[in-house]
Predicted 3D model of a 492-nucleotide part of an RNA (small-subunit ribosomal RNA, 5' domain) from an uncultured prokaryote. It matches the Rfam family "Bacterial small subunit ribosomal RNA". A reference for the family is Yusupov et al. (2001), "Crystal structure of the ribosome at 5.5 A resolution", Science. Model confidence (mean pLDDT): 85 of 100.
Context: one part of a larger RNA
RNA sequence: CGCUGGCGGCAUGCCUAACACAUGCAAGUCGAACGUGAAGCGGGGCUUUGGCCCCGUGGAAAGUGGCGGACGGGUGAGUAUCGCGUGGGAACCUGCCCGGUGGUACGGAAUAACCGCGGGAAACUGCGGCUAAUACCGUAUGUGCCCUUCGAGGUAGUACUCGGGGGGGAAAGAUUCAUCACCAUCGGAUGGUCCCGCGUCUGAUUAGCUUGUUGGUAAGGUAACGGCUUACCAAGGCGACGAUCAGUAGCUGGUCUGAGAGGAUGAUCAGCCACACUGGGACUGAGACACGGCCCAGACUCCUACGGGAGGCAGCAGUGGGGAAUAUUGGACAAUGGGGGAAACCCUGAUCCAGCAAUGCCGCGUGAGUGAAGAAGGCCUUAGGGUUGUAAAACUCUUUCACCGGGGAAGAUAAUGACGGUACCCGGAGAAGAAGCCCCGGCUAACUCCGUGCCAGCAGCCGCGGUAAGACGGAGGGGGCGAGCGUUGUUC
Repeated sequence: CGCUGGCGGCAUGCCUAACACAUGCAAGUCGAACGUGAAGCGGGGCUUUGGCCCCGUGGAAAGUGGCGGACGGGUGAGUAUCGCGUGGGAACCUGCCCGGUGGUACGGAAUAACCGCGGGAAACUGCGGCUAAUACCGUAUGUGCCCUUCGAGGUAGUACUCGGGGGGGAAAGAUUCAUCACCAUCGGAUGGUCCCGCGUCUGAUUAGCUUGUUGGUAAGGUAACGGCUUACCAAGGCGACGAUCAGUAGCUGGUCUGAGAGGAUGAUCAGCCACACUGGGACUGAGACACGGCCCAGACUCCUACGGGAGGCAGCAGUGGGGAAUAUUGGACAAUGGGGGAAACCCUGAUCCAGCAAUGCCGCGUGAGUGAAGAAGGCCUUAGGGUUGUAAAACUCUUUCACCGGGGAAGAUAAUGACGGUACCCGGAGAAGAAGCCCCGGCUAACUCCGUGCCAGCAGCCGCGGUAAGACGGAGGGGGCGAGCGUUGUUC
């Protein structure tokens, strides 16, 4: 892709344009850090019955601040590389968590929100004024910590231990009074960074490549080692055991195949890596050079009052396009897990489920028994018969699955169930709703008749067809598989 199609379970589902994306959702949370405090409600006052003002309650929304947005989710473009796999190593960092020790003293100046006045079409933004904090800053203390220096032990070595001197550096409070936070430091755990050996595709119709290049000294830089960077000095370093160049490619556990050796492959799931419109850059931070953060440049799309702005689905759905080809703009946070919070709880397209698709695997059904006048019909025939064929009819049964009615979970712990009135159980009706596809010359299981007449056609290879074709087309019969069957492509 063609024909066909009953049910269930479990899986799987853009291999092509890392093409462009409308719309919605996918990362928030904390009032027990902080200042404000809308609507509503209650009470009071004034009133031109329009409403206005004050107090209390209330807590929306925005803001400051903290933690999390570095996880989780996607994709495979790039990368032939310490990227990955495996085995070692050290000069390192590590928020939250666990254990130990010690501490949390005294002060200060601002600023957003808010108010006022402005600019702008908008995005947004300027000036002035007020204010709080676990935001910011100063001082104090500081065993241990960091820098430096001296002595002793000790050593390959100030690597380590002990003692002395000089210099430097900290904190934050909240509360419902049980706690939770905060600072310094030591250790652990977890996570990460770096280095090395070995392994890791094709091409020699690519043979030479390299100047921060290879090494040293000094300095800078980094969490840390290092030409990582810079200055100076030397002239080295790699290469037929394939450097360099070119092409292709994410790697692995695994997967497919095979008796194995091997070959092919890297969907789903798991580990690592890389990327986030294209290219570059840093900021913040324990951690990023950061998919849904920032800045610059570029291409593209959109808005504009033409001055200027906005955007990034390789998140989940979905759209267009490409293509032989791949699903719903669904439900729920009930479970598991994650973030925030003391908690209640909030968020979570992670996840759990449902929907669609015979896409795959597995299971089940489409009835069972009896039934020869071997009925009728079909086909063949030597015209006797043979065959379809116990097949049908008929009789006697059964009711899986589907259907109808009733009950109805586990998954959840005291409560909380999206799935779901689902699975499952009971009852009921009735053989009732449920079979096709390919092949039959040899390979290769399965044969006759008619039609056709090198025509029409078949064909994986050999080859069939030119008047009796077991090979074309139809029929009867037969063989194979079966909710599939056949074909095509690909791998072994």